[in-house]
Context: one part of a larger RNA
RNA sequence: UUGGGCGUAAAGGGCGCGUAGGCGGGGAUAUAAGUCAGAUGUGAAAUCCUGGGGCUCAACCUCAGAACAGCAUUUGAAACUGUAUCUCUUGAGGGUAGGAGGAAAAAACGGAAUUCCACAAGUAGCGGUGAAAUGCGUAGAUAUGUGGAAGAACACCGGUGGCGAAGGCGGUUUUCUAUCUUAUUCCUGACGCUGAUGCGCGAAAGCAAGGGGAUCAAACAGGAUUAGAUACCCUGGUAGUCCUUGCCGUAAACGAUGUAUACUUGGUGUAACCGGACUCAACCCUGGUUGUGCCGUAGCUAACGCGUUAAGUAUACCGCCUGGGGAGUACAGUCGCAAGGCUGAAACUC
Numbered sequence: 001u002u003g004g005g006c007g008u009a010a011a012g013g014g015c016g017c018g019u020a021g022g023c024g025g026g027g028a029u030a031u032a033a034g035u036c037a038g039a040u041g042u043g044a045a046a047u048c049c050u051g052g053g054g055c056u057c058a059a060c061c062u063c064a065g066a067a068c069a070g071c072a073u074u075u076g077a078a079a080c081u082g083u084a085u086c087u088c089u090u091g092a093g094g095g096u097a098g099g100a101g102g103a104a105a106a107a108a109c110g111g112a113a114u115u116c117c118a119c120a121a122g123u124a125g126c127g128g129u130g131a132a133a134u135g136c137g138u139a140g141a142u143a144u145g146u147g148g149a150a151g152a153a154c155a156c157c158g159g160u161g162g163c164g165a166a167g168g169c170g171g172u173u174u175u176c177u178a179u180c181u182u183a184u185u186c187c188u189g190a191c192g193c194u195g196a197u198g199c200g201c202g203a204a205a206g207c208a209a210g211g212g213g214a215u216c217a218a219a220c221a222g223g224a225u226u227a228g229a230u231a232c233c234c235u236g237g238u239a240g241u242c243c244u245u246g247c248c249g250u251a252a253a254c255g256a257u258g259u260a261u262a263c264u265u266g267g268u269g270u271a272a273c274c275g276g277a278c279u280c281a282a283c284c285c286u287g288g289u290u291g292u293g294c295c296g297u298a299g300c301u302a303a304c305g306c307g308u309u310a311a312g313u314a315u316a317c318c319g320c321c322u323g324g325g326g327a328g329u330a331c332a333g334u335c336g337c338a339a340g341g342c343u344g345a346a347a348c349u350c
Base pairs, nucleotide, nucleotide: 003322004321005320006319007304008303012318014201015200016199017198021194022193023192025088026087027086028085029084030083031082033081034080035077036076037075038074039073040072041071042070049065050064051063052062053061054060091191092188093187094186095184096183097182098181099180100179103177105175106174107173108172109171110154114150115149116148117147118146119145120144125136126135162169163168206247207246208245209244210243211242216240220236221235222234223233258317259316260315261314262313263312266295267294268293269292270291271290272289273288274287275286276285299306300305323350324349325348332343333342334341335340
């Protein structure tokens, strides 16, 4: 509790959809609820203020005047807000013609590698490290060749490149779903912005049931290292990692920067699309829109830095902060199978 703030000092909700609410483009007419002006009534006295008076002064007492948040009735004003009607096209949405993409879901397929199995051929080592050892190997390993099986991930292209609201998304093809963007200005005619509660999505890990199990690998075992070594290194290795269905709902969920709109010098890359000029055409050159980077003007900032993708200048709405510790704890409620999540103190102390 007014205010001042929220990139890094405390503070932007992980992200979206959207209810209530708040706010909302241009013109015309009407109305008079808000608003403004006048009048009347009321607004007790005391108090407060101004000018007098009385106690020798003052406090105090007293007289007169003014004033009092407002409330009610009434008469007007009509700019703004509201309401009602009509209307407009710039906001918003749609149409038409193109374009873009690792956006999502499902199915099928592919090659390299890895491990395992079989066979061939072959002999004493292999592996690993700073150095070693554990381990594997004469019951024939490693290395090599051929064939087969399985699961997982998709080298190169690959890029401060693309797409998505965020989490995130990368082999190829097909099917299906959604989005964005350019041109046109054809249609609707403010249909918009934000968004408490709510609903949905939400990496990894974890949980439940069923499958799968190649690699890697918490736990665990052994070998080293070391004073010790419950580690770092090595050899193994189970959950898990993968799939289906259902939970969980958290992250440095980060741009540590909420969403939307408008305005404000520039330079230079890059991605997509559309024009102009030139041309047989493309490239080069040049203009526009959308995205994504770097550098910087004004301005802002405590500084660092930000700087048309703002942290500049403004508006609307939401979320959040208010010294450190105690503590994201206790208690309570609620959600969850559990793990735990959400909401969230105080004493005390500095």

Predicted 3D model of a 350-nucleotide part of an RNA (small-subunit ribosomal RNA, central domain) from a metagenome. The coordinates come from a structure-prediction model, not an experiment, and the mean pLDDT is 87.